């Protein structure tokens, strides 16, 4: 590259010692009552994969649907909506009426994060 998904869920300890919330800006937060990294150990999750049960499906299989079923074997994840916003398109609402400003109003893109190929 393509594709799905992205307001739901789940944190203690040890080490470390000033950052952190992808980058940039701008806001909002979190942090010496100890950030990020690194270990360990607990947990969430059904994307990959195991299974169950019923349906398509056909001689048989393969193949496909469906229960938010079920296991935690391979990802992943475990402040805040991917923390919000920025780009486009619409709503309100306001002024001097335009390429104007506001909004914890929608919808889409773009990023990016995760899985599967």
């Nucleotide at each position: 590259c393509u594709u799905a998904u992205c307001a739901a869920g789940a944190a203690a300890g040890g080490u470390g010692g000033a950052g952190g919330g992808a980058a940039c800006a701008g806001g909002c937060c979190c942090u010496g009552u100890g950030a990020a990294g690194c270990c360990u150990u607990a947990g969430c999750a059904a994307c990959c994969g195991g299974u169950u049960c019923u349906c398509c499906g056909g001689c048989a299989a393969a193949g496909g649907g469906a229960a938010c079923g079920u296991c935690a074997g391979g990802u992943g994840c475990u402040a805040c909506a991917u923390c919000c916003u920025g780009c486009c398109c619409g709503g309100u609402g306001c002024g001097c009426g335009c390429u104007g400003c506001a909004c914890c109003c929608g919808g889409g893109a773009a990023a990016g994060a995760u899985g599967a190929g």
RNAcentral holds the sequence, with entries from MGnify. The RNA shown here (SAM riboswitch aptamer (S box leader)) has 117 nucleotides and comes from a marine sediment metagenome. The coordinates come from a structure-prediction model, not an experiment, and the mean pLDDT is 80.